[in-house]
C1' cells in the first nucleotide's frame, strides 16, 4: 500500500434487528461467626471506538474514519 478479521463495564465474554444488553472475575454492603475465611442475599460500574445513513425500531445492516491482530506486496 492491499485483504480478510476484531473492537461491549475494572477484566474476560455472550449477542446475529424489537432484552431491563447475558454470565464470571474483580469492588462494595447485608446475613452467619468469638474474629475471620468460606458460603448465601443484594447492589455499583461513564459498557456497545467515533461520526453519519438505512429502518417505526440499530450493539446487530450500510458507509467513512480512529485503534488492534494476521497474511500479502
Nucleotide at each position: 500500500g492491499g485483504u480478510a478479521c476484531c473492537g461491549u463495564g475494572g477484566u474476560g465474554a455472550a449477542g446475529c434487528g424489537g432484552c431491563u444488553a447475558a454470565c464470571a472475575c474483580u469492588g462494595c454492603g447485608g446475613u452467619c461467626u468469638g474474629c475471620a475465611a468460606a458460603a448465601c442475599c443484594g447492589c455499583c460500574a461513564u459498557g456497545c471506538g467515533u461520526g453519519g445513513g438505512u429502518u417505526c425500531g440499530a450493539a446487530u445492516c450500510c458507509c467513512a474514519c480512529c485503534g488492534g491482530u494476521a497474511c500479502c506486496u

Transfer RNA from a Candidatus Peregrinibacteria bacterium, 73 nucleotides, folded computationally. The coordinates come from a structure-prediction model, not an experiment, and the mean pLDDT is 80. The sequence was found in a public genome assembly. Its Rfam family is "tRNA". By type it is a transfer RNA.